[in-house]
Small-subunit ribosomal RNA, 3' major domain from a wastewater metagenome, 480 nucleotides, folded computationally. Rfam family: Bacterial small subunit ribosomal RNA. Gene Ontology terms of the family: ribosome and structural constituent of ribosome. The full RNA is in RNAcentral, with records from SILVA. The coordinates come from a structure-prediction model, not an experiment, and the mean pLDDT is 82.
Context: one part of a larger RNA
RNA sequence: UGACGGGGACCCGCACAAGCGGUGGAGCAUGUGGUUUAAUUCGACGCAACGCGAGGAACCUUACCAGCGUUUGACAUCCUAAAGAGUCGACAGAGAUGUUGAUGUGCCCUUUCGGGGGAAUUUAGUGACAGGUGGUGCAUGGCUGUCGUCAGCUCGUGUCGUGAGAUGUUGGGUUAAGUCCCGCAACGAGCGCAACCCCUUUCGUAUGUUACCAUCAUUAAGUUGGGGACUCAUGCGAGACUGCCUGCGAUGAGCAGGAGGAAGGUGGGGAUGACGUCAAGUCAUCAUGCCCCUUAUACGCUGGGCUACACACGUGCUACAAUGGGCGGCACAGAGAGCAGCAAUCCUGCGAGGGGGAGCAAAUCUCAGAAAACCGUUCUUAGUUCGGAUUGUACUCUGCAACUCGAGUACAUGAAGUUGGAAUCGCUAGUAAUCGCAAAUCAGCUAUGUUGCGGUGAAUACGUUCUCGGGUCUUGUACA
Numbered sequence: 001u002g003a004c005g006g007g008g009a010c011c012c013g014c015a016c017a018a019g020c021g022g023u024g025g026a027g028c029a030u031g032u033g034g035u036u037u038a039a040u041u042c043g044a045c046g047c048a049a050c051g052c053g054a055g056g057a058a059c060c061u062u063a064c065c066a067g068c069g070u071u072u073g074a075c076a077u078c079c080u081a082a083a084g085a086g087u088c089g090a091c092a093g094a095g096a097u098g099u100u101g102a103u104g105u106g107c108c109c110u111u112u113c114g115g116g117g118g119a120a121u122u123u124a125g126u127g128a129c130a131g132g133u134g135g136u137g138c139a140u141g142g143c144u145g146u147c148g149u150c151a152g153c154u155c156g157u158g159u160c161g162u163g164a165g166a167u168g169u170u171g172g173g174u175u176a177a178g179u180c181c182c183g184c185a186a187c188g189a190g191c192g193c194a195a196c197c198c199c200u201u202u203c204g205u206a207u208g209u210u211a212c213c214a215u216c217a218u219u220a221a222g223u224u225g226g227g228g229a230c231u232c233a234u235g236c237g238a239g240a241c242u243g244c245c246u247g248c249g250a251u252g253a254g255c256a257g258g259a260g261g262a263a264g265g266u267g268g269g270g271a272u273g274a275c276g277u278c279a280a281g282u283c284a285u286c287a288u289g290c291c292c293c294u295u296a297u298a299c300g301c302u303g304g305g306c307u308a309c310a311c312a313c314g315u316g317c318u319a320c321a322a323u324g325g326g327c328g329g330c331a332c333a334g335a336g337a338g339c340a341g342c343a344a345u346c347c348u349g350c351g352a353g354g355g356g357g358a359g360c361a362a363a364u365c366u367c368a369g370a371a372a373a374c375c376g377u378u379c380u381u382a383g384u385u386c387g388g389a390u391u392g393u394a395c396u397c398u399g400c401a402a403c404u405c406g407a408g409u410a411c412a413u414g415a416a417g418u419u420g421g422a423a424u425c426g427c428u429a430g431u432a433a434u435c436g437c438a439a440a441u442c443a444g445c446u447a448u449g450u451u452g453c454g455g456u457g458a459a460u461a462c463g464u465u466c467u468c469g470g471g472u473c474u475u476g477u478a479c480a
Stems, first nucleotide, its partner, number of pairs: 001480002003477003007474007015464002019427005026318008034309002042053002064304007073129001077128002079125005086103007107118004131293002134291003140287002142282003145278001147276001152191006158167003171182003197270004202238007212227002216225002241264001244258005320420001324379006336367003341360002346355003386417001391412007433456007
């Protein structure tokens, strides 16, 4: 100087407390461990691994296994020889692959019009080489997680100390903040904080098409004429700064209350992550040193596996019902996506769907019906008109192909489950809870996941004694 303490003081955080809803019990989905297996590819392991890499494993993906094949190789550069690009078939085979047929003569230069040379391309050969999702994340770059959006981490000059170092950065206040004020052997500065950026909340102004419709016509309909008011959209501005008032405070920084205001003291949200810590994670995104394989640890293909199942754990979904289930009626969003696409009206099927195809590269058309809510009716506390697992039958769709191993529909079936032990998690406001909608990936889907979007919309916080984590000062130390 740090680190540590079941030392002290102060401060903060959904850390506790006060509340609301869960997990832990059930069924299922998904990930992991274990076991099994020819293989169940690999990585990730307290917080910070376990709906994680994977934003989509039937083939492909795919790295694993079995079998069948290849050896200058699926891919790159160079050399030699030959062909002349390319396109479409037939046969054998599980396919890779092999055999074979038809068609075809392109581009540039030259020419005695016979041809010659060249580039791309293909085949054969030779070796230099290719190739490796093989090892090492404890050789590395890059990227990332975490402490933590915590308020810290340092430097120059000066001063003090023999020195390691100290001071500044400590102290008194204050703040979300090393934020600011005052004091002070310090004076300044840098990286962080804050602000500058984006979204949202209010207003003004400009422009009105595909958006809008008050007034005037018109229509089934903002449909058409028209309008530039309103909504909305897109620009440009304004607005919030403790600016104003009162009190407290040291006349300071600031704090409490108030006015005005759409918004008030960082208005709300996002992006933004200092010096560093964990030899944290990643050699399987990529790059890369070294080591290893080179008729195989490389490459192609078919089939299988990653989907196994006594069990254990994590994360979720659906429930156990009446604040509910069924049936009928009837409202109101936002944000997205669309041409190998989204697909309306119509016809057809109980339905998934099928037929057909208007319109739309979209403020125009489509996906698209929001759902909970509200109104009416029924059920009456029951393993039920709750719950929907499981199974049977018949179908639909995608796709070469749904057996292993897809999703969906109809009918039938109708399991566990009556609110969950010890323990444990999230959340402080448009939040929790609850309700749907969309997108990425994607032929299809295992999505109950993830990322967004809006609708309805609470309760509680006395307080900091205790638990956990963090910050500052101080103290002790057989620790570095």